[in-house]
Small-subunit ribosomal RNA from an uncultured prokaryote, 1493 nucleotides, folded computationally.
The prediction has a mean pLDDT of 82.
RNA sequence: AGAGUUUGAUCCUGGCUCAGGAUGAACGCUGGCGGCGUGCCUAACACAUGCAAGUCGAACGAGAAACCCGAUAUUUAUAUUGGGCGGUAAAGUGGCGAACGGGUGAGUAACACGUUGGUGACCUGCCCCGAGGUGGGGGAUAACUGUGGGAAACCACGGCUAAUACCCCAGAUAUUGAGGAAUUUAGACGCCCUCAAUUAAAGUUCCGACGCCUCGGGAGGGGCCUGCGGGCUAUCAGCUUGUUGGUGGGGUAAUGGCCUACCAAGGCUAAGACGGCUAGGGGGCGUGAGAGCGCGACCCCCCACAAUGGAACUGAGACACGGUCCAUACUCCUACGGGAGGCAGCAGUGAGGAAUAUUGCGCAAUGGGGGAAACCCUGACGCAGCAACGCCGCGUGAACGAUGAAGGCUUUCGAGUCGUAAAGUUCUUUUCUGAGGGAAGAUAGUGACGGUACCUCAGGAAUAAGUCCCGGCUAACUACGUGCCAGCAGCCGCGGUAAAACGUAGGGGGCGAGCGUUAUCCGGAUUUAUUGGGCGUAAAGAGCACGUAGGUGGUGUUGUAAGUUGGACGUGAAAGCUCUCGGCUUAACUGAGAGAGGUCGUUCAAAACUGCAGCACUUGAGGUUGAAAGAGGAGAGCGGAAUUCCCGGUGUAGUGGUGGAAUGCGUAGAUAUCGGGAGGAACACCAGUGGCGAAAGCGGCUCUCUGGUUCAUACCUGACGCUGAGGUGCGAAAGCGUGGGGAGCGAACGGGAUUAGAUACCCCGGUAGUCCACGCUGUAAACGAUGGAUACUAGGUGUAGGAGGUUAUUUACCCCUUCUGUGCCGAAGCUAACGCGUUAAGUAUCCCGCCUGGGGACUACGGUCGCAAGGCUAAAACUCAAAGGAAUUGACGGGGGCCCGCACAAGCAGCGGAGCGUGUGGUUUAAUUCGAUGAUACGCGAAGAACCUUACCUGGGUUUGACAUGUUGGUAGUAGCGAAGCGAAAGCAGAGCGACCCUUCGGGGAGCCAUCACAGGUGCUGCAUGGCUGUCGUCAGCUCGUGUCGUGAGAUGUUGGGUUAAGUCCCGCAACGAGCGCAACCCUUGUUGUUAGUUACAAGUGUCUAACGAGACUGCCGGUUUCAAACCGGAGGAAGGUGGGGAUGACGUCAAGUCAGCAUGGUCUUUAUGUCCAGGGCUACACACACGCUACAAUGGUCGGUACAAUAGGUUGCCACACCGCGAGGUGGAGCUAAUCCCUAAAGCCGGUCUCAGUUCGGAUUGCAGUCUGCAACUCGACUGCAUGAAGGUGGAGUUGCUAGUAACCGCGCGUCAGCAAUAGUGCGGUGAAUGCGUUCCCGGGCCUUGUACACACCGCCCGUCACAUCAUGGAAGUCGGUAACACCUGAAGUUGGUGACCUAACCGCAAGGAAGGAGCUGCCUAAGGUGGGACCGGUAACUGGGAUGAAGUCGUAACAAGGUAGCUGUAGCGGAAGCUGCGGCUGGAUCACCUC
Repeated sequence: AGAGUUUGAUCCUGGCUCAGGAUGAACGCUGGCGGCGUGCCUAACACAUGCAAGUCGAACGAGAAACCCGAUAUUUAUAUUGGGCGGUAAAGUGGCGAACGGGUGAGUAACACGUUGGUGACCUGCCCCGAGGUGGGGGAUAACUGUGGGAAACCACGGCUAAUACCCCAGAUAUUGAGGAAUUUAGACGCCCUCAAUUAAAGUUCCGACGCCUCGGGAGGGGCCUGCGGGCUAUCAGCUUGUUGGUGGGGUAAUGGCCUACCAAGGCUAAGACGGCUAGGGGGCGUGAGAGCGCGACCCCCCACAAUGGAACUGAGACACGGUCCAUACUCCUACGGGAGGCAGCAGUGAGGAAUAUUGCGCAAUGGGGGAAACCCUGACGCAGCAACGCCGCGUGAACGAUGAAGGCUUUCGAGUCGUAAAGUUCUUUUCUGAGGGAAGAUAGUGACGGUACCUCAGGAAUAAGUCCCGGCUAACUACGUGCCAGCAGCCGCGGUAAAACGUAGGGGGCGAGCGUUAUCCGGAUUUAUUGGGCGUAAAGAGCACGUAGGUGGUGUUGUAAGUUGGACGUGAAAGCUCUCGGCUUAACUGAGAGAGGUCGUUCAAAACUGCAGCACUUGAGGUUGAAAGAGGAGAGCGGAAUUCCCGGUGUAGUGGUGGAAUGCGUAGAUAUCGGGAGGAACACCAGUGGCGAAAGCGGCUCUCUGGUUCAUACCUGACGCUGAGGUGCGAAAGCGUGGGGAGCGAACGGGAUUAGAUACCCCGGUAGUCCACGCUGUAAACGAUGGAUACUAGGUGUAGGAGGUUAUUUACCCCUUCUGUGCCGAAGCUAACGCGUUAAGUAUCCCGCCUGGGGACUACGGUCGCAAGGCUAAAACUCAAAGGAAUUGACGGGGGCCCGCACAAGCAGCGGAGCGUGUGGUUUAAUUCGAUGAUACGCGAAGAACCUUACCUGGGUUUGACAUGUUGGUAGUAGCGAAGCGAAAGCAGAGCGACCCUUCGGGGAGCCAUCACAGGUGCUGCAUGGCUGUCGUCAGCUCGUGUCGUGAGAUGUUGGGUUAAGUCCCGCAACGAGCGCAACCCUUGUUGUUAGUUACAAGUGUCUAACGAGACUGCCGGUUUCAAACCGGAGGAAGGUGGGGAUGACGUCAAGUCAGCAUGGUCUUUAUGUCCAGGGCUACACACACGCUACAAUGGUCGGUACAAUAGGUUGCCACACCGCGAGGUGGAGCUAAUCCCUAAAGCCGGUCUCAGUUCGGAUUGCAGUCUGCAACUCGACUGCAUGAAGGUGGAGUUGCUAGUAACCGCGCGUCAGCAAUAGUGCGGUGAAUGCGUUCCCGGGCCUUGUACACACCGCCCGUCACAUCAUGGAAGUCGGUAACACCUGAAGUUGGUGACCUAACCGCAAGGAAGGAGCUGCCUAAGGUGGGACCGGUAACUGGGAUGAAGUCGUAACAAGGUAGCUGUAGCGGAAGCUGCGGCUGGAUCACCUC
């Protein structure tokens, strides 16, 4: 410090995710040791048991035990009892403490906390310092004792008694209050004078002392006040009656509405009051470069709380965790009458939970309480125990060791790897075990920890390694298994038979007593942007203006010092953090010193800038004066053209409308045409990226009223300016209300068409509306998708309004300068790009508005406005990993342009109908083997299925095999040949015959038998492959190097102008070159020369054969042209512009075809899916398709005669000739290993016949008889003869081929092959046309351009309803619960007030009585409770609304291309649904044309 993920690729925007660090953690697997820390985050839930606050006898009464003496009883001894001594065990009075320490975070958004000040408004026990004092008296009471009540807790009454308990008196230089004088200041303190009031004490003793009282001071602690600071929410906007202030009074230690009575009517709030939600605050902790963000465990400070709520008492201090009273809930005891309790102290239990420890030891240390002290108490604390919970340290051995052992895994079978790793040898002992010694912590004594830390010795490699990962991010790869299954996953994504992504193994990588996962926080995230972002098109400028608060503000000068800057001082606790130095063996941990840390306070200084105050200025702003333009606004009036309607005339059958029609209108007279009239709405031409207005918007003419703008002048005011949250006004269309109006148009609606349907597009009608007046609504793609203002920064060129200049003496045009508006092009600059560019999207300043992933959602709820429709404001759950912008390359378009092709057109011949042949589908079958199956399968693989082929079926055999190689062993009449027999054959069987090579003579090779490896497979996968092939397409394209342009994908070149069959060539050009294609080179054919001539022919020639040449190149001429390429015409020539034909197929596309031609990975099979054999099948047959043949006839059939080829093949062959047969053919047989021999050409021509018929056409089908091949023609061959003589009379929609020696017609040959299914395939020659205007249309293709939401690329993408399932959510009759208030009722304890007739020791009084106090009663307040109606929040709910997601569901086709009606939009109506239509708006519309620039 970045990375992954949107795309075919790119740049950008933007979200999601990851790598880092952290934790009071938890979970999974694993676990050796030690040190230091940490350990209920949940139920402030409930708690058994023990302990956590006592102490003082040197305050007091009283006094057990122990000890001594005596007595009694009895058995040594014990018990009882009396006295003395003794002093603290229990209980009590009294003092101090218990308000500390310890726990928790419920409440609290507050002076609670932090920080800074104040207290002239206060308190302070114990402690310290100073001064003084401590005299006299009195009455009680607990304990105790007696009686009584009670289950208990405890209580009542009588009696006795003490004090450092209580009370009274004295005393003053004391305190308090009042007044005065002076000082001070802010209203003190203190000092002086006067007056009044009020009060003190306590003793104990070991004689040292400790106490007590009063006053002053201190230290430390506390109370109160205060500036500033630190949560969310405006879908909480108004709140408040003790409320705000005053006066009197009360209360407090003290100020104060703190409380009360009266008076006034205030106080707070957009700088967020009031309300709601959440939350203890800080030092600090985590993270971060920092600014920040998150957190508030442990430790420290403060606060609050102690089952819940309320209250006071005591006290220096509490409204009190281990005190009291009351209420409530809960738990426990009970004799049912009453009582007791409060672990959020330490342990511990239950419960909750993912989860958090011992009912331990000790007061030895530190600290606290009491005490004079000894000492006692102390779950504070010190230690130990449990837990890898965290941090830190150590170890699990070290060195040598190659045969690279065994074994595992992999393998290309060679090897590689685990791996010096192990074994083995040598060494060490941290740790461990055993034994011994043994601290510091403790100043004299006292050690829980603890026989611990530590040290020494001995033993022995001994006791000690896991976990996660290995597709990318991200370090680390192979094998097997699995087969969209099982599973993985942080994101992208893996898995559908070769998975580095699942599982296992081997290997590897990371970390290591831990490693992973989960959760949470910060970071990365500049993804809330102060540092440090944006708003034309990505999310984002409010529809527009006026203007309030606020923010901000021109020039000069004087002052001030709030901001600002600098210095000094104070404070910012300790711990923590940083640095330095020290202590534990090191580290963690810890000690010391220094530093840092504030929006803090005080003070001194400066005066540039901002602020504030004053005085000036004119350039900003405004005004005066003079001119100017304009669809600016409002009202009134007027005008003509057109539509429609009405009346009348002419006139007759149609009209209207459309792609074509129909509905409609019309013989009751339409349309058309003429005249007259009515009424409403809108204003042609001018008209213009012209004008005006803030925007919406404004268009005939005239008048009235009225707003703004511009120019010129530089006369006046003197910063008066800019922006603008709220607020106010204006605001298209649609819509609403009331009343008018209504010609045309026209949602809805009706009808006609179209269509599968057509709730649409088209047509005929037509209501609201559109118009006017007055109100409402307040929204639009209200757009320049661009807020307002100011300044600055090249120009060029139009246009509108003005001014000046020149020409020119005045006026006009041209021209120049300048101001204001409105367009286009462009420097710099900006931008992701597109683009913007003085009218900025440039450079800056000020102010406002707005944005923060997509969907949900321009939504719900709430509020508010509206008559309504609805507007404004505006979430969440849930869900996705994208959504998006610009540009690029393709592909596509029912977009455009140019061009080509038998693509269409023009023609010729066909196919589609019939019969037959062949192939395919389907069906059938035991099998009908398999493959090909749009174009690019279907007379295709198959250039030959009777057996074989053959892969299929049935049946019969066989198992190292029909075939190959190797190992081991065996075999000698062995290999081989092979009669008879069985059998359908294969095969079984086996008489007999009978070898070969080498040899060292043993044997070996070959053979055979057996064994083990293996063979074999036309089994599967063409979606694992090679090779080959088809197709686009013989189309003209496809690319590269360098350079240049662009951030980039990419572009350029290859586009453009011409031209060509061609990316062929030329010209131009930021390109210059090159490659694969094109062309040419190759073969053949057409002309010809030379040479050679077997064959041919009578010769010699050279028809011919074949070898080498020539010839054609736009070379020549003319024309056109950029005078380039080229084209057109002509000459010559056998041939002319590629002469004809062939071979030749660029980069690539179709996961095209082929595992059955071959090869081949993987997989399956191995007495079978191998192999052999016989028979059958591949030849089936209701049917459908494809390719052909033959025909339907007279351009013909048939008969007779007669003429002319070429290619090619031939010895298992071609076969002359002769004879036989009607014929297929047969017999005999010459020639030919071929230019020598074999091989009829047919159509044609000549003549005859048939005469338009199902025929002398046509030949299917069938019968009989034959021939040939072959082992064999039944299934299932071809051919021949005779007989038979079917359909068929030129073929619907549709569709194929062909542009010249072509189509068409005619025959001939060859391959395969015994024969043949060949009418197929492939060649050869013979005869030999027609048409082509042309490129509008169909199909295919090429180039350029355009749009795109497509990229699996239009067979694309994609919208909505409906149906089903799941999820979250809104509404809702109700229902359940919570919170905070309010009204009324009741009202405990308690303070306080009243009363106090009842009661009362201290004082007064001789007494009576009084003073004083109290019980009781009672008023106010008030916790809780009850009743009630509302508010807010939450749960649940019949039913219901939309939303999201889901595999291949249903209906349509809305959008993306002109998406087939351009789309979108506000509004209104309608419709199963997307949607359609009306009105207005936008371009974020293609195409063509026009205009402007």